Small-subunit ribosomal RNA, 5' domain from an uncultured bacterium, 522 nucleotides, folded computationally. The full RNA is in RNAcentral, with records from ENA and SILVA.
Context: one part of a larger RNA
RNA sequence: GAUGAACGCUAGCGGGAGGCUUAAUACAUGCAAGUCGAGGGGUAACAGGGGCUCCGGCCCGCUGACGACCGGCGCACGGGUGAGUAACGCGUACGCAACUUGCCUCCAAGCGAGGGACAGCCCCGGGAAACUGGGAUUAAUACCUCAUGUGGCCAUAAUGGCGCCUGCCAUAAUGGUUAAAGCCGAGGCGCUUGGAGAUGGGCGUGCGUCCUAUUAGCUAGUUGGUGGAGGUAACGGCUCACCAAGGCUGCGAUAGGUAGGGGGCGUGAGAGCGUGGCCCCCCACACGGGUACUGAGACACGGACCCGACUCCUACGGGAGGCAGCAGUAAGGAAUAUUGGACAAUGGGCGCAAGCCUGAUCCAGCCAUCCCGCGUGCAGGAUGAAUGCCCUACGGGUUGUAAACUGCUUUUGAAGGGGAAGAAACCCCUGCUUUCAAGCGGGGCUGACGGUACCUUUCGAAUAAGCACCGGCUAACUCCGUGCCAGCAGCCGCGGUAAUACGGAGGGUGCAAGCGUUAUCC
Numbered sequence: 001g002a003u004g005a006a007c008g009c010u011a012g013c014g015g016g017a018g019g020c021u022u023a024a025u026a027c028a029u030g031c032a033a034g035u036c037g038a039g040g041g042g043u044a045a046c047a048g049g050g051g052c053u054c055c056g057g058c059c060c061g062c063u064g065a066c067g068a069c070c071g072g073c074g075c076a077c078g079g080g081u082g083a084g085u086a087a088c089g090c091g092u093a094c095g096c097a098a099c100u101u102g103c104c105u106c107c108a109a110g111c112g113a114g115g116g117a118c119a120g121c122c123c124c125g126g127g128a129a130a131c132u133g134g135g136a137u138u139a140a141u142a143c144c145u146c147a148u149g150u151g152g153c154c155a156u157a158a159u160g161g162c163g164c165c166u167g168c169c170a171u172a173a174u175g176g177u178u179a180a181a182g183c184c185g186a187g188g189c190g191c192u193u194g195g196a197g198a199u200g201g202g203c204g205u206g207c208g209u210c211c212u213a214u215u216a217g218c219u220a221g222u223u224g225g226u227g228g229a230g231g232u233a234a235c236g237g238c239u240c241a242c243c244a245a246g247g248c249u250g251c252g253a254u255a256g257g258u259a260g261g262g263g264g265c266g267u268g269a270g271a272g273c274g275u276g277g278c279c280c281c282c283c284a285c286a287c288g289g290g291u292a293c294u295g296a297g298a299c300a301c302g303g304a305c306c307c308g309a310c311u312c313c314u315a316c317g318g319g320a321g322g323c324a325g326c327a328g329u330a331a332g333g334a335a336u337a338u339u340g341g342a343c344a345a346u347g348g349g350c351g352c353a354a355g356c357c358u359g360a361u362c363c364a365g366c367c368a369u370c371c372c373g374c375g376u377g378c379a380g381g382a383u384g385a386a387u388g389c390c391c392u393a394c395g396g397g398u399u400g401u402a403a404a405c406u407g408c409u410u411u412u413g414a415a416g417g418g419g420a421a422g423a424a425a426c427c428c429c430u431g432c433u434u435u436c437a438a439g440c441g442g443g444g445c446u447g448a449c450g451g452u453a454c455c456u457u458u459c460g461a462a463u464a465a466g467c468a469c470c471g472g473c474u475a476a477c478u479c480c481g482u483g484c485c486a487g488c489a490g491c492c493g494c495g496g497u498a499a500u501a502c503g504g505a506g507g508g509u510g511c512a513a514g515c516g517u518u519a520u521c522c
Stems, first nucleotide, its partner, number of pairs: 001521003005518005012374006018367002020332001025330003029327003034073003039070002042066002046064003049060004080285003089209008099201001104197007112146004122135005151178006158171005182189003210257003217248003222245007230238001260282004264275004287308005310321004338364001340363003346360001347358004377408004388399001390397002413459006422449001427444007466511005471492003477506005487494002
């Protein structure tokens, strides 16, 4: 000098930031991922309309809408944590066997015909529940078949180009194979195939990346080769069969310990040393372990299955669960906050849109935890007031311009008044460019924070100072008490009767809404 700090004493305000470093311990409760009726059959609730009525109500999906269901997209993002990992994990530089890419942008081409189901609804059952069996019926942008084939993929031979070769690339040809879906308010939104791009991933290699040799040898898919209708999006012992016997290691293999890595951060003149909290990038994990499914993407925090530990429900037959999301609880601990508000902004998902969802985010609350700023008044005022305190050589000194007193100011405070920016888009109305679309212009709508910030009026010095230290290092000295006691102490050391070192007082010094102590780092 520094800190994600804690502890003691103290505490007026504002702005900005930060806030479980320990038990990756266990979790009550609520919320954190939905959305689309312009994909579909429909109608549980609400509202409108129509009809019937015995005036209780009932019926009709007709309309607005819409629970559950089928279907699409999203749920692989966003958010959390640091357990594991000493590794191509990360950092940096380079590369591709040869790969994938839903949504997005641009370009090219296309969207024809048919079919069978399954949920839901209905009927009959089982179960305490979770849930579940059977039957009948039905729609689609769900599923299947056929057609078309610009293209794509595969094969074959040809031509041209490149290459030392295996071969690679381009072009046309032939054969084989491969698509689609419609919806509405009629202008839009979609669907299929291919090419290019953008974005995002996968993989490989060089170098760098903690401690221990009181760890010296380690290794059988191990190292290499050949092969396979193996596997993968793809290379590869990735896997398998056969063959060879290799491969790593004192430039530290193997083993053990510790640890997420980086940008950075702290300190330092630098070299370096220490560190990786907040923010950003990468990685890993989601009760412990394993597995795959779906999908453009996962081996998937709020998905599935199995094993295990734990908790809960049960009618004892069986079931349910996973806060290292946001709050919150218990526990642990020296120690770390509200079961708050809003989608107004930014961003994300779905939707043509209106909009819905969003504990991401934006805000507010708590905490002197840190940084910054402000205030606790200013000027005058000597008889240097007082029986004040303290000291004294008893003359006086000191507290001290300090107070009183006089004048002034009003930050802050209290009360009253006014009052934002953050908001412009989407959308609606409207004008222009050719109607539409789109673009541009004008108008309108929208604020959680918040009656907040800020401005202004009135009042009145009014509401606001502590903490540590004073032997040397180190800035600041006397008296009293104590008497190697009680105690102090970072080091040297103080205390045994005159203690500037203990305790108190007066005075002083240093910082100041803080000041000290402890811990840790330079």

Its mean pLDDT, the model's own confidence on a scale to 100, is 85.